Molecule: transfer RNA
Organism: Candidatus Limnocylindrales bacterium
RNA sequence: GUGGCCUUAGCUCAAUGGCAGAGCAGCGGUUUGUGGAACCGCCGGUUGAGGGUUCGAGCCCCUCAGGCCACCCCA
Numbered sequence: 001g002u003g004g005c006c007u008u009a010g011c012u013c014a015a016u017g018g019c020a021g022a023g024c025a026g027c028g029g030u031u032u033g034u035g036g037a038a039c040c041g042c043c044g045g046u047u048g049a050g051g052g053u054u055c056g057a058g059c060c061c062c063u064c065a066g067g068c069c070a071c072c073c074c075a
Stems, first nucleotide, its partner, number of pairs: 001071007010024004018055001026042005048064005
């Protein structure tokens, strides 16, 4: 340089173009002699950045950034 994949909550990941969710973590409560476990509840998001299409975009298109993989070139 060329091609492909990925980027969503603190972490791991979902989400058919139509209300952004789950598990774990965190916080509170119930229970327990204490802790853990269990159960109940709560908190948590400029969906990597910018633009476009659309009545409507996490999802489609373009540019950029970062990460991973393969190939090519040079040494």